[in-house]
RNA sequence: AGGGCUGGCCGGGCGGCCGCGGCGCUCCCCCACCGGGGUGUGUCGAGGAAGGUCCGGGCUCCACAGGGCAGGGUGGUGGGUAACACCCACCCGGGGUAACUCGCGGGACAGUGCCACAGAGAGCAGACCGCCGCUCACCACCUCCGGGUGGCGGGCGGUAAGGGUGAAACGGUGGUGUAAGAGACCACCAGCGUGCCGGGUGACCGGUGCGGCUAGGUAAACCCCACCCGGAGCAAGAUCAAGAAGCCGUUCCCUCCGGGGUCCGGCGCGCACGUGCCUGAGGGCGGCUCGCCCGAGCGUGCGGGUAGAUCGCACGAGGCCAUCGGCAACGGUGGUCCCAGAUGGAUGGUCGCCAACCGGCGGGUCGCAAGGCCCACCGGCGAACAGAACCCGGCCUAUGAGCCAGCCCUUCCG
RNA sequence: GCCUCCGUAGCUCAGCUGGAUAGAGCAGUGGCCUUCUAAUCCACCGGUCGCAGGUUCGAAUCCUGCCGGGGGCG
Numbered sequence: 001a002g003g004g005c006u007g008g009c010c011g012g013g014c015g016g017c018c019g020c021g022g023c024g025c026u027c028c029c030c031c032a033c034c035g036g037g038g039u040g041u042g043u044c045g046a047g048g049a050a051g052g053u054c055c056g057g058g059c060u061c062c063a064c065a066g067g068g069c070a071g072g073g074u075g076g077u078g079g080g081u082a083a084c085a086c087c088c089a090c091c092c093g094g095g096g097u098a099a100c101u102c103g104c105g106g107g108a109c110a111g112u113g114c115c116a117c118a119g120a121g122a123g124c125a126g127a128c129c130g131c132c133g134c135u136c137a138c139c140a141c142c143u144c145c146g147g148g149u150g151g152c153g154g155g156c157g158g159u160a161a162g163g164g165u166g167a168a169a170c171g172g173u174g175g176u177g178u179a180a181g182a183g184a185c186c187a188c189c190a191g192c193g194u195g196c197c198g199g200g201u202g203a204c205c206g207g208u209g210c211g212g213c214u215a216g217g218u219a220a221a222c223c224c225c226a227c228c229c230g231g232a233g234c235a236a237g238a239u240c241a242a243g244a245a246g247c248c249g250u251u252c253c254c255u256c257c258g259g260g261g262u263c264c265g266g267c268g269c270g271c272a273c274g275u276g277c278c279u280g281a282g283g284g285c286g287g288c289u290c291g292c293c294c295g296a297g298c299g300u301g302c303g304g305g306u307a308g309a310u311c312g313c314a315c316g317a318g319g320c321c322a323u324c325g326g327c328a329a330c331g332g333u334g335g336u337c338c339c340a341g342a343u344g345g346a347u348g349g350u351c352g353c354c355a356a357c358c359g360g361c362g363g364g365u366c367g368c369a370a371g372g373c374c375c376a377c378c379g380g381c382g383a384a385c386a387g388a389a390c391c392c393g394g395c396c397u398a399u400g401a402g403c404c405a406g407c408c409c410u411u412c413c414g
Numbered sequence: 415g416c417c418u419c420c421g422u423a424g425c426u427c428a429g430c431u432g433g434a435u436a437g438a439g440c441a442g443u444g445g446c447c448u449u450c451u452a453a454u455c456c457a458c459c460g461g462u463c464g465c466a467g468g469u470u471c472g473a474a475u476c477c478u479g480c481c482g483g484g485g486g487c488g
Base pairs, nucleotide, nucleotide: 001410002409003408004407005406006405007404008403009402010400012354013353014352015351016350017349018348020045021044022043023042024041025040027038028037029036030035047385051396052395054394055393056392057391058390059233060232061231062230066290067289068288069287071229072228073227074226075225076090077089078088079087080086091105092103093102094101095100106224107223111222112221113218114217115216128163129162130159131158132157133156134155135154136153138151139150140149141148142147171189172188173187174186175185176184190214192211193210194209195208196207197206198205199204237311238310239309240308246267247266248265249264252261253260254259269303270302271301272300273299274298275297282294283293284292285291318337319336320335321334322333323332324331325330357380358379359378360377362375363374364373365372366371415487416486417485418484419483420482421481424440425439426438427437433471442458443457444456445455464480465479466478467477468476
């Protein structure tokens, strides 16, 4: 100088004017009270993803007798955490010269299924070509006439060395052996199972002995193993107000004996049709079922009422700083800070200056040079993705102009 | 807030319990027939299987993450 890998930072600042939401104070007005409206002023006012809603938790309500069966999730090891499918460190395997990176990374000797096409054969396999033996027929040659050799064709058999197919063909290389061959046998290597020794918390690693000679892939196919998981969600949930519309029981009073008014308590939208009232519809045990329990309503259609307020709700697994422990994730201790809370949904607009960055021109300085650094001027840009709605921890996705740090490789110069 | 389905040719769909040339109808183009047109018949054209990554020998199909669209409940 060129190329690459990894981690991190920022998401503009100040001021003027106009405007919006929450809270506090002051003054004025309305109001019987509660309270409401307005002026002025102070203070606070989106994000790194507030997003997707993919995981995990807090919080709230429901469930939380029992038996059985489903369902979902996670998946190397150790640690972190409230918890996780997240994070950290390590192991193993793949990729890369390397920095580094990727892995849904338990089990295929529990069982079942599948492996198209091609190919002889695709799962306790297989004989198409080839190789070899025996035999039959024919042809040629030789002959000491017994036969022998060679070729070609048929039949029977052996063989997994070689060819060929395939993603994959039942270890590899060399030798012994054989009619030809074959872990049939031997040596070395790879790999499997198992015992021992050493290291490590562990996954696992290193060494060594024995065994049988070899075991295909697929579980993001069913399945098996280990561990974990109750359901719903802030429209959760709580309180108040209003309303559709009466009914039942009951106290007292009046009465023309038909009823009317009233106190208290309970239930509760109205109508029609269907069905059911212990020979029981329906419902609950929040996946199903057995079983248990409740039970006078339930279903369909038409019509009606409500559409408000307050709380939940902003102090939290909280932010920042220092220090200690730990390789790290993270944790302990101390100090300090208070930081949106709308409910048709606020956080915006505009102007000026500046920082940062880019381009151009000029000057200075360092260097052999390429080039670096500094200063001044002019011009540009001054932003993208997006916007809280119960709250946190993650993951994933979107995104502008840039900046910083560490590491690796190649080449050149000294 | 919760749940669920879909995306394949210009259009409507099949294939999606993995198997190599991804099909069907309509539309389009050319031909046959006809005086001409339509219909019939024959042939052809036309595909990033929404996108990206992974599992596998092999992916439209299985898994994961995105993008777009539809539906349901409260």